[in-house]
Context: one part of a larger RNA
């Protein structure tokens, strides 16, 4: 490199932005760089391929001739690809009206739980489990009714629901504040798509500095279980979980399914929204757009199953795989404070 892959057999980067690069929508002009066509040189002999000839035949050999090909040049053609140049509006943008949303980042505000403190009733118990004990408690506990504080997460509404590039996002309110979708009309006129290096985001754990610590609860200390129990069960617990502003950069980060674009039966739902139709009004109903699920033709697949949201049908980029094991390991190299991360092998073995 070629060729065959990539839901589950090895293989889609965790998402995005976007640079080289690759590829790119419709009409005309001109170009002739690719592309194609005729001539010409040249591409040593030998070999290989015809057609002949000579060793008695072959093998050997001698003699002519090639066909295809490469490069290099004069011509010639102009669909196609490229390039100039006009141009148009279907693909992207953008300007307007409107809609829905846990998008996102800040400040305020709530209440119900818990836990502690504290005061009032009242007294022997409370709490835990399969049963227990540890452990609380006459220094007044538990239970109850007042007040007070304090930290964390918002029941019900809730949905097969929504948004958000992915991680992710839910108590009301307010500011700022990104993105969608639907219309109706104008404007710009190919401005598109990938995306390799390169940025930016990026769950939980973790880390290093300051807070905070209600509840929970790695470690760890007792009580239980047991043959033993560095475990499940119990009674305390610190680190953590929160905050702020910083590292880490990783997950089964899943749709185990990259992106755009086009085409190809339907049913049956939902969430937005336009006409239309109905109404007193809202619904309903029917339609067209974007998303979201369900079944399921055609066809695909090894099965399983996918099935307009594809794993059909194609056409562009880009990641990745090439038997297990050794091993995502050593080393070396960049990052990191560290933990590690990110690159990534052989020998040997089946």
């Nucleotide at each position: 490199u070629u060729a065959g892959g990539c839901g589950u057999a090895a293989a889609g980067u965790g998402u995005c932005u976007g640079u080289a690069g690759g590829u790119g929508g419709c009409u005309u002009u001109u170009u002739a760089a690719g592309u194609c066509c005729c001539c010409c040189g040249u591409c040593a002999a030998a070999u290989c391929c015809c057609a002949g000839g000579g060793c008695u035949c072959a093998a050997u050999u001698c003699u002519g001739g090639a066909c295809a090909g490469g490069c290099a040049g004069u011509g010639a053609a102009a669909a196609c690809u490229g390039a100039c140049a006009a141009g148009a509006u279907g693909g992207a943008a953008u300007a307007u009206g409107g809609u829905a949303g846990a998008g996102g980042c800040a400040g305020a505000g709530g209440g119900a739980a818990u836990u502690u403190c504290u005061g009032g009733u009242a007294g022997a118990g409370c709490g835990g489990u399969u049963a227990a004990a540890u452990g609380c408690g006459u220094a007044u506990a538990g239970a109850u009714c007042g007040g007070a504080a304090a930290u964390a997460a918002c029941a019900u509404c809730a949905a097969u629901g929504g948004c958000a590039a992915a991680a992710g996002c839910a108590c009301u309110c307010u500011a700022c504040u990104g993105g969608a979708c639907c219309g109706a009309u104008a404007c710009u006129g190919a401005c598109a798509c990938u995306u390799a290096g390169a940025g930016a985001c990026g769950a939980a754990a973790g880390c290093g500095a300051g807070g905070g610590g209600a509840g929970c609860g790695a470690a760890u200390g007792g009580g239980a279980u047991u043959a033993g129990g560095u475990a499940c069960c119990c009674c305390a617990g610190u680190a953590g979980u929160c905050c702020u502003a910083g590292c880490c950069g990783u997950a089964a980060a899943u749709g185990a399914u990259g992106g755009a674009u086009a085409c190809u039966a339907g049913g049956c739902g939902c969430c937005g929204u336009u006409c239309g139709u109905a109404u007193c009004a809202a619904c309903c109903c029917g339609u067209g757009c974007a998303g979201u699920g369900u079944u399921g033709u055609a066809g695909c697949c090894a099965a399983u199953c996918c099935g307009u949201u594809a794993a059909g049908u194609a056409u562009c980029c880009c990641a990745c795989c090439u038997g297990g094991g050794g091993g995502g390991u050593a080393a070396g190299u960049u990052c990191g404070c560290a933990a590690g991360a990110a690159u990534a092998a052989a020998a040997c073995u089946c």

This is a predicted structure of a 350-nucleotide part of an RNA (small-subunit ribosomal RNA, central domain) from Stenocereus thurberi. The full RNA is in RNAcentral, with records from SILVA.